[in-house]
Predicted 3D model of a 97-nucleotide RNA (c-di-GMP-I riboswitch aptamer) from Candidatus Villigracilis affinis. Model confidence (mean pLDDT): 81 of 100. Rfam family: c-di-GMP-I riboswitch aptamer. Rfam's curators write: GEMM was predicted in a large-scale screen for bacterial structured RNA regulatory elements. Gene Ontology term of the family: cyclic-di-GMP binding.
RNA sequence: ACCUCCGAAAGGCAAAAUCAGGGAAACCUGAUGACGCAAAGCCCUGGAUCUAAAAUCAUACGCCUUAUUUUGUGGUCAUGAUCGCCAGGCUGCCGAA
Numbered sequence: 001a002c003c004u005c006c007g008a009a010a011g012g013c014a015a016a017a018u019c020a021g022g023g024a025a026a027c028c029u030g031a032u033g034a035c036g037c038a039a040a041g042c043c044c045u046g047g048a049u050c051u052a053a054a055a056u057c058a059u060a061c062g063c064c065u066u067a068u069u070u071u072g073u074g075g076u077c078a079u080g081a082u083c084g085c086c087a088g089g090c091u092g093c094c095g096a097a
């Protein structure tokens, strides 16, 4: 000097819920609050999950008929979201006998 014994100590973050605000929503921000977390620090890189405004398809009503269009409903779909879903990358406090 390093490793194990290897825990401790000092601290840190902050779930649900409530209030206020933002957002179409998922969710996010702030305050209160602690379920928990040795990375529950940061990064959407891969996967996974959530939402579906816009877009698109279908469908229903209205209009004399047809077409079109408006509105509603349903399906598909991230460019939106989750790092406290998993993995990955980067960084980090302490270390008794």
Stems, first nucleotide, its partner, number of pairs: 012037002017032006035084001041090003045087003048082003055076006